[in-house]
Context: one part of a larger RNA
RNA sequence: CCUGCAGCGGGACGAAAAGACCCCGGGAGCUUUACUGUAGCUUGAUAUUGGCCUUAGAUUGUUUCUGCGCAGUAUAGGUGGGAGGCUUUGAAACUCUGAUUUUGGUCAGAGUGGAGCCGCAAAUGAGAUACCACCCUUAAAUGAUUUAAGUUCUAACCGAUAAAGAGUCCGAAAGGUAAACUUUAUUGGAACAGUGUCUGGCGGGCAGUUUUUCUGGGGCGGAAUCCUCCCAAAAAGUAACGGAGGAGUUUAAAGGUCGGCUUGGCUCGGAUGGAAAUCGAGCCUAAUGUGUAAAGGCAUAAGCCGGCUUAACUGCAAGACUUGCAAGUCGAGCAGAUGCGAAAGCAGAACUUAGUGACCCGACGAACCUUUACAGGAAGGUCGGAGACAACGGCUAAAAGCUACCCCGGGGAUAACAGGCUAGUCGCGCCCGAGCGUCCAUAGCGACGGCGCGGUUCGGCACCUCGAUGUCGGCUCAUCUUAGCGCGGGGCUGGAGAAGGUCCCAAGCGUUUGGCUGUUCGCCAAUUAAAAAGGUACGCGAGCUGGGUUCAAACCGUCGUGAGACAGGUUGGUCUCUAUCUGCUGCAGG
Numbered sequence: 001c002c003u004g005c006a007g008c009g010g011g012a013c014g015a016a017a018a019g020a021c022c023c024c025g026g027g028a029g030c031u032u033u034a035c036u037g038u039a040g041c042u043u044g045a046u047a048u049u050g051g052c053c054u055u056a057g058a059u060u061g062u063u064u065c066u067g068c069g070c071a072g073u074a075u076a077g078g079u080g081g082g083a084g085g086c087u088u089u090g091a092a093a094c095u096c097u098g099a100u101u102u103u104g105g106u107c108a109g110a111g112u113g114g115a116g117c118c119g120c121a122a123a124u125g126a127g128a129u130a131c132c133a134c135c136c137u138u139a140a141a142u143g144a145u146u147u148a149a150g151u152u153c154u155a156a157c158c159g160a161u162a163a164a165g166a167g168u169c170c171g172a173a174a175g176g177u178a179a180a181c182u183u184u185a186u187u188g189g190a191a192c193a194g195u196g197u198c199u200g201g202c203g204g205g206c207a208g209u210u211u212u213u214c215u216g217g218g219g220c221g222g223a224a225u226c227c228u229c230c231c232a233a234a235a236a237g238u239a240a241c242g243g244a245g246g247a248g249u250u251u252a253a254a255g256g257u258c259g260g261c262u263u264g265g266c267u268c269g270g271a272u273g274g275a276a277a278u279c280g281a282g283c284c285u286a287a288u289g290u291g292u293a294a295a296g297g298c299a300u301a302a303g304c305c306g307g308c309u310u311a312a313c314u315g316c317a318a319g320a321c322u323u324g325c326a327a328g329u330c331g332a333g334c335a336g337a338u339g340c341g342a343a344a345g346c347a348g349a350a351c352u353u354a355g356u357g358a359c360c361c362g363a364c365g366a367a368c369c370u371u372u373a374c375a376g377g378a379a380g381g382u383c384g385g386a387g388a389c390a391a392c393g394g395c396u397a398a399a400a401g402c403u404a405c406c407c408c409g410g411g412g413a414u415a416a417c418a419g420g421c422u423a424g425u426c427g428c429g430c431c432c433g434a435g436c437g438u439c440c441a442u443a444g445c446g447a448c449g450g451c452g453c454g455g456u457u458c459g460g461c462a463c464c465u466c467g468a469u470g471u472c473g474g475c476u477c478a479u480c481u482u483a484g485c486g487c488g489g490g491g492c493u494g495g496a497g498a499a500g501g502u503c504c505c506a507a508g509c510g511u512u513u514g515g516c517u518g519u520u521c522g523c524c525a526a527u528u529a530a531a532a533a534g535g536u537a538c539g540c541g542a543g544c545u546g547g548g549u550u551c552a553a554a555c556c557g558u559c560g561u562g563a564g565a566c567a568g569g570u571u572g573g574u575c576u577c578u579a580u581c582u583g584c585u586g587c588a589g590g
Base pairs, nucleotide, nucleotide: 001590002589003588004587005586006585007584008583010582011581012580014577015576022411023410024409025408026407027406028403029402030401031400034209035208036207037206038205040202041201042200044198045197046196047195048194050153051152053150054149055148056147057146058145059144060143061142062141063140064139067136074129077135078134079133080132081131084118085117086116093112094111095110096109097108098107099106100105157189158188159187160186161185162184163183164182165181169176170175212224213223214222221241225247226246227245228244229243230242248392249291250350251349255309256308257307258306259305260304261303263287264284265283266282267281268280269279289298290297292355294353295352296351313336314335315334316333319330320329321328325393338347339346340345361387364384365383366382368381369380370379371378372377418465419463420461421460422459424458426454427453428452429451430450431449435445436444472547473545474544475543477539478536479535480534481533482532485510486509487508488505489504490503491502492501493500512526513525514524515523516522553571554570555569556568557566558565559564
C1' cells in the first nucleotide's frame, strides 16, 4: 500500500417529511357596535270574522232654535218673492212655569180670557219688518252611515268529557282493543286566540362575503392626485421610502379699456424728528412690487393711481404643441351683439405655470315634447345642473378583525440560524506630539488629528440553501491560531535589592474546584505557577441531554367590545435512523 473482519460516527450541505417559522396567492374556523341577508321573536293592517247594546267622535238628512254698532216703536243674519197673513181648531191682555240673554228682551208650555193682532203706507236707516222659499251662523232633539273603546251573545274557530263508527294490534275463530280520524251529545273559551298574506322593529342565533397597494422581508410609521425647483449628464424625457417647498383657492375688482406715474437702497442737506415718519438733491440700476409656493418673466412695464365700464360674451374655427389612449394647451380668422378710446386699435378674465374627478345616477330649474279617457295629476323625454369617487384613470348602491386549532399552492424572487461580501460599530496596532510626569514630549501616559490591520460584537446587503443546512446552554471528545495568563530567554525603566511596569522572541506543556442562575456571561467562596484570548456551521444532537427558547392545554398582569395578543411572567409538553461510500481506530492475510 491492497484486501477482509470487528468497531467509531467527522463528512457525503447523510436518510426521512414538495419547511409547520417568514413572505406571496388561495381556503377554512372564529369574533364583532364591518357589509348585506335570514331563522326566530315582536308591532300594526287585512282575511278567516258574525249579532245586540252602551259611551265618545265624524259625515249627513229631518224638525226646531239663535243672530242686539248709531238712528229707528225695537235684538233689522243674507238674498229673492210678496199685499196680504194669523185667529171661535180661540186674537189681544193678564197669571204661573221653563229655556236663553248683550238684563233690554226673545222663544216655548199651562191657565184665565172671549175678538182681535201683524204687515203694507209713514218714519228711521246703508239695508224694512206680516207671510213664503233658498241659504249662512249658534244650539238642541231625532234618524241613517261610519270609526274607536267597552260590556255581552253564539253560530265560525279552539279545547275537555262521553258514546258510536272506523282503524291498528292480539286471536284459529268468536271477540276484545291504545292513539290518530269521522259523527253525535254535554260543557268551557270565543269573534279573542290560532293560522295565511303584507308591513315597521329587534336579530353573529345562522349564512354569504369584504377587510387595497407601494415597501431594501413583513408589521408599525409614511405615501398614493396636482404645481415649482434641484437631482437631470446645455433639445425633450428620465428613477429612489433622494433633497427642498406648495395646492384642493381667491378677486365684481385684484377683470376690460383709456390716460397718467415709478419702486427700493445709499450719500449729503433740512424745525420738533431720534437708526427709521415727511421734504430737497445726487448716485446705484431693478435690489422694490406681482393676492397666494417656487421657478421663469416684467420699466414699452405684467408694478402703482384715476375715469368709464362688463369681452369673467353667443355660434364657430384654419393651424399647431403635447401625447399609448383618454385627456390637456395655444390659437389667427369669420358671423352676431357689446365696452373703452379722437383714432389706429384692444378686449372670448386675472404676469405664467397648481386650485382637481371619466362613465352612470341625479335633487332642482327652464321653455317645451310624448303617453294615459276631458280636466286635474302621474310617468318618460330635450337643454342646463348642485351632489364623489383624496387608494384622486374612479371595482360594488352597499364591507372590519383574529387564528399558537389551522390547511393548501408556491418562494431561498423574501425574513429568523449558519455561511458569504462589507467593516459604519467593535478589537488591536502604527504616525504626529499639545500636555501630564518636581526638571524632562516618548520610564509610564498622551488631547486634537492622521494611517492601517483583524474579521471574535452590534449592524448593512439579501448571494447558496424554504421538494428542510435542527436552534441556546451543559456533557463527552477535541484540533488549530497567537494579539502570551503561567513556566523559558531578553531590551528599557521614574530598575538599589525584592516585588513590579512596559516592550521584544517564543505556541513545547499547562491553564482548578464549588455556591446562585437554563444560562453563555457575571457575582461570590476557596485554591493555584496560572486560573489567557480567540477560530473551528457562536467546533461537536445519524455522540448524549433538553433546563431555556419556539406548537397544541392552562393561569396571572396589561392591551382589545370581542375572537385573541404580548423579545411580559408561570406550570406541563413524543429528540427517529439496522452505516452503502468516504474518513479514522484495532486485528488478520497478501
This is a predicted structure of a 590-nucleotide part of an RNA (large-subunit ribosomal RNA, domain V) from a Minisyncoccota bacterium.
The prediction has a mean pLDDT of 81.
RNAcentral holds the full RNA, with entries from ENA.
Lineage of the source: Bacteria > Bacillati > Minisyncoccota.